RNA sequence: AGACUUAUAACUCAGGGGUAGAGUAAUCGCUUGAUAAGCGUUUAGUCAGUAGUUCAAAUCUACUUAAGUCUA
Numbered sequence: 001a002g003a004c005u006u007a008u009a010a011c012u013c014a015g016g017g018g019u020a021g022a023g024u025a026a027u028c029g030c031u032u033g034a035u036a037a038g039c040g041u042u043u044a045g046u047c048a049g050u051a052g053u054u055c056a057a058a059u060c061u062a063c064u065u066a067a068g069u070c071u072a
Stems, first nucleotide, its partner, number of pairs: 001071007010024004018055001026042001028040003048064005
């Protein structure tokens, strides 16, 4: 210098144009003599950023940023 991959909740990850989800974690409650386990409830996201396409973008396109891989 070029090519590619990844970026979504505190953590690990789904979702590939039409209401953003799961597990773990945290809160509160039930249960217990008490704890653990179990069950239920609630909280938590401007989907890395900017622009574009579209009636509608986490999703498609371009660029930027960060991390990683490969080639020279």

The RNA shown here (transfer RNA) has 72 nucleotides and comes from Cafileria marina. Rfam family: tRNA. Gene Ontology term of the family: triplet codon-amino acid adaptor activity. The RNAcentral record of the sequence draws on ENA. NCBI's taxonomy places the organism under Eukaryota, Sar, Stramenopiles, Opalozoa, Cafileria.